[in-house]
Context: one part of a larger RNA
RNA sequence: GGAUGAACGCUGGCGGCGUGGAUAAGGCAUGCAAGUCAAACGGCCCGCAAGGGCAGUGGCGAACGAGGUAGUAACACGUAGGUACAUCCCCCUAAGUCAGGAAUAACCAGUCGAAAGAUUGGCUAAUACUUGAUGGUCUCUUCGGAGUAAAGAUUUAUCGCUUAGGGAAUGGCCUGCGGGAUAUCAGCUAGUUGGUAGGGUAACGGCCUACCAAGGCUAUGACGUCUAGGGGAGCUGAGAGGCUGACCCCCACCGAUGGUACUGAGACACGGACCAUACACCUACGGGUGGCUGCAGUCGAGAAUCUUCCGCAAUGGGCGAAAGCCUGACGGAGCGACGCCGCGUGACUGAUGAAGUCCUUCGGGACGUAAAGGUCUUUUGUGAGGGAGAAAGUUUAUUGAUAGUACCUCAAGAAUAAGAGGCUCCAAACUCUGUGCCAGCAGGAGCGGUAAUACAGAGGCCUCAAGCGUUAUCC
Numbered sequence: 001g002g003a004u005g006a007a008c009g010c011u012g013g014c015g016g017c018g019u020g021g022a023u024a025a026g027g028c029a030u031g032c033a034a035g036u037c038a039a040a041c042g043g044c045c046c047g048c049a050a051g052g053g054c055a056g057u058g059g060c061g062a063a064c065g066a067g068g069u070a071g072u073a074a075c076a077c078g079u080a081g082g083u084a085c086a087u088c089c090c091c092c093u094a095a096g097u098c099a100g101g102a103a104u105a106a107c108c109a110g111u112c113g114a115a116a117g118a119u120u121g122g123c124u125a126a127u128a129c130u131u132g133a134u135g136g137u138c139u140c141u142u143c144g145g146a147g148u149a150a151a152g153a154u155u156u157a158u159c160g161c162u163u164a165g166g167g168a169a170u171g172g173c174c175u176g177c178g179g180g181a182u183a184u185c186a187g188c189u190a191g192u193u194g195g196u197a198g199g200g201u202a203a204c205g206g207c208c209u210a211c212c213a214a215g216g217c218u219a220u221g222a223c224g225u226c227u228a229g230g231g232g233a234g235c236u237g238a239g240a241g242g243c244u245g246a247c248c249c250c251c252a253c254c255g256a257u258g259g260u261a262c263u264g265a266g267a268c269a270c271g272g273a274c275c276a277u278a279c280a281c282c283u284a285c286g287g288g289u290g291g292c293u294g295c296a297g298u299c300g301a302g303a304a305u306c307u308u309c310c311g312c313a314a315u316g317g318g319c320g321a322a323a324g325c326c327u328g329a330c331g332g333a334g335c336g337a338c339g340c341c342g343c344g345u346g347a348c349u350g351a352u353g354a355a356g357u358c359c360u361u362c363g364g365g366a367c368g369u370a371a372a373g374g375u376c377u378u379u380u381g382u383g384a385g386g387g388a389g390a391a392a393g394u395u396u397a398u399u400g401a402u403a404g405u406a407c408c409u410c411a412a413g414a415a416u417a418a419g420a421g422g423c424u425c426c427a428a429a430c431u432c433u434g435u436g437c438c439a440g441c442a443g444g445a446g447c448g449g450u451a452a453u454a455c456a457g458a459g460g461c462c463u464c465a466a467g468c469g470u471u472a473u474c475c
Stems, first nucleotide, its partner, number of pairs: 001475004006471005013343006019336002026299003030296003035060003040057002043054004067254003077178007085171003090167008098132004107122006138147003152159002180226003187217003192214008229251004233244004256277005279290004307333001309332003315329001316327004346376004356367004382411005390402001419464005424445003430459005440447002
C1' cells in the first nucleotide's frame, strides 16, 4: 500500500447493486415451510336439481427443494480411467390388456381411557389385495417339460396398466495420481492378508460365515495424536509463491445424542417409524407428547450480525386431463454507511479587504471573495398531475406482490444536507496561551524538570470526505 461476512469511537443527506449469527451443531414460546388427485373407489352432510363440502381407502409426491459444517486426513474431494450393476418419471419400437375370488377402512352399534388413543361385533367399494389362464422375456431342467404379467376410468376419443428391447439422464461400485501438522507417536494388524466353498447384494468384493494357509502394512513415515469438510474460486504479489475456503456454483456429510430396520425406483429418511439416553412440556399420577443445523422470531453466551413483512404476478418444483391447489424455493419490500459505485450539500459576481476572532516588531498581518449585498440555477428534497416494461401461457374471460414504485411534466424556494483524523522526524501541514519529569502523549525514535511547533486549549493549516480514525487478521 491492498484486502475483510468485521467490531469500536466521533459524525451522518440521497440512490443503485451487493451483503448481514464468523461465538453456543446451546435451549426454544408462536405462526407458517408438502401436498395434491372426485377423470381410481365406496360413503356421510347440504341442496328440488345442477352442484358443493367433509373425512376415509387408493395413486403419485414427500429421497427434490431449503438449512448447517458437527463429524470426516477418507476413494470424502479434485482429476484421469474402469465395469460386475440399477433406474420412478420422460422418449422410441414391438406385443398384450382374458376369467374369477375373499376381505377391509370409512359407516353403523357398543366398550375402555383424563388425554393421546385403543378395542369388539356387523355392512360395503376400488387402478387396494388375491387365484387361475396365456408366454416371444426370464429362471430351473432329467432337454420331455415346469414355473413367471396386467386395471381400469370417462364417453367416443383419450388417459392409463403389463411385458420385452433401445435411448436420454441419473446413480452404485472399483482403481492410478494430487492436496494438512507431528518421530517429544516406531512398530501396527486375527476377519487381520490370501485361498476354497457357501450366504448376501442391483452388482464385484472378508461384505458376512465355515474351513485352510500365515500372511499384510511400515523410515518413500505404517500405527497413534492434533487440526480440518473438499473443489471451482477469493485476497495479495511483477511473477514464483503465500494466505483463505464468507456470499454464488459442484460434490460429500449431518438433522437433540446413539442405534435399527420398514416402505419404496430411490432413504437406513430434517418437518416418517421403532428402541435407548439426556432435556423440556401435559397429566385425573395410570400414562402421554416434543425435536427451528427451514422462514421469521425469542432467551442465552458474545466485540458483533436484520422483519414474528407482501405475493405466488414472474422463474422453478409437486399433484392433476384440465381449471386449479400447494410452494418462508423463489420474486419482492423492510432494517444496518457493512461494502462497492454514483450524486449532492449550490453557481457567477462581490473590497470599505466590514464586524468578529487570532497573531503582532503595534506599523500591520491572517481567516478572506470567505461573509453581507447583487444576478442566476433547481441536481436532491417537497407539493401537484400523468404513469410503465417485466405478460406470456391458458379455450375464452382475465391475470403485477413489487407499486401509484421507476420514469415524465409542472410549481415554489438556496431552499433540506459536513465531518473525521492529523500538523517534532519517519510524513503533507505552525503560532499563541496554560502546565512545569506534574498532568499527560506515544506506531517507532522519542517529548514534558519555566520561553514545549511533541502535553491541554485556541487560532491557523494539511489530508481524506458521507465518511474519517482505531483495533484485529492476511499478503